The RNA shown here (SAM riboswitch aptamer (S box leader)) has 96 nucleotides. Its mean pLDDT, the model's own confidence on a scale to 100, is 87.

[in-house]
RNA sequence: AACUUAUGAAGAGCGACUGAGGGAACGGCCCUGUGAAGUCCGGCAACCUGCAAAAGUAAGGUGCCAAAUCCGGCGGUGAAAACCGAGAGAUAAGUA
Numbered sequence: 001a002a003c004u005u006a007u008g009a010a011g012a013g014c015g016a017c018u019g020a021g022g023g024a025a026c027g028g029c030c031c032u033g034u035g036a037a038g039u040c041c042g043g044c045a046a047c048c049u050g051c052a053a054a055a056g057u058a059a060g061g062u063g064c065c066a067a068a069u070c071c072g073g074c075g076g077u078g079a080a081a082a083c084c085g086a087g088a089g090a091u092a093a094g095u096a
Base pairs, nucleotide, nucleotide: 002095003094004093005092006091007090013041015040016039017038021031022030023029026072027071028070042065043064044063047061048060049059050057051056069088074085075084076083077082
């Protein structure tokens, strides 16, 4: 990398260093020198492990910390707004 299952409108910094990008891709629309990305510290959460009779807890393994997975593309319903689903992508756990 592939496959399976589950989840996604909640939550998370007035910090330090640094200094121009970032939000997967595409199309939008945004964020950003009132400081992007990154590193450290901090925090959130509870998928797996641990502990617990359980409710839980938060020690370990991940993950995450603008906006619904930021929105859309494909299909259905609808006059529209919108809603439902699929796809894609993300994360976890598992399989060969």
It matches the Rfam family "SAM riboswitch aptamer (S box leader)". Its family is annotated with regulation of gene expression in the Gene Ontology. The sequence was found by an Rfam model in a public genome assembly.